[in-house]
RNA sequence: GGGCCGGUAGCUCAGCCUGGUAGAGCGCUUGACUUUUAAUCAAGUGGUCGCGGGUUCGAAUCCCGUCUGGCCCG
Numbered sequence: 001g002g003g004c005c006g007g008u009a010g011c012u013c014a015g016c017c018u019g020g021u022a023g024a025g026c027g028c029u030u031g032a033c034u035u036u037u038a039a040u041c042a043a044g045u046g047g048u049c050g051c052g053g054g055u056u057c058g059a060a061u062c063c064c065g066u067c068u069g070g071c072c073c074g
Base pairs, nucleotide, nucleotide: 001073002072003071004070005069006068007067010026011025012024013023020057027045028044029043030042031041032040050066051065052064053063054062
């Protein structure tokens, strides 16, 4: 220098190919239960989708650029 994969909630990830107002589990908060804790149950709490542009009525998703982690080629 070239190629491929990844970056989404506090954590681990799905969703992206096929555009339609973002989800799961864990966590956290409150309550119930319990002598207490844990467990269990109920309710609540969550994100400018790495960043900047473009296309579109509409972008996490498509296009361009760029940052960053990993792997491969030279």
Transfer RNA from an uncultured Candidatus Woesearchaeota archaeon, 74 nucleotides, folded computationally.
Rfam family: tRNA. From the family's description: Transfer RNA (tRNA) molecules are approximately 80 nucleotides in length. It is annotated as a transfer RNA.
The sequence was found in a public genome assembly.